This is a predicted structure of a 73-nucleotide RNA (transfer RNA) from a Clostridia bacterium.
The prediction has a mean pLDDT of 80.
It was read from a public genome assembly.
It matches the Rfam family "tRNA". The family's RNA type in Rfam is transfer RNA.
[in-house]
RNA sequence: CGGGGUGUGGCGCAGUUGGUAGCGCGCUUGUCUGGGGGGCAAGAGGUCGCGUGUUCAAGUCACGUCACUCCGA
Numbered sequence: 001c002g003g004g005g006u007g008u009g010g011c012g013c014a015g016u017u018g019g020u021a022g023c024g025c026g027c028u029u030g031u032c033u034g035g036g037g038g039g040c041a042a043g044a045g046g047u048c049g050c051g052u053g054u055u056c057a058a059g060u061c062a063c064g065u066c067a068c069u070c071c072g073a
Base pairs, nucleotide, nucleotide: 001072002071003070004069005068006067007066010025011024012023013022019056027043028042029041030040031039032038049065050064051063052062053061
């Protein structure tokens, strides 16, 4: 320098052909238990790396850009 992949709550990940973002663990509260552990119920937490564009509508499509990673030179 060229090309590919990845980037989504604290962590690990999902998200079909664009249609108002979800799962597990963790966290908070309540409850069961003498307590721990564990079970059950409820809840908080995400401008989907960043910017622009297309569209009635973008995590998803297009362009640019940043980080990490792989391949080549």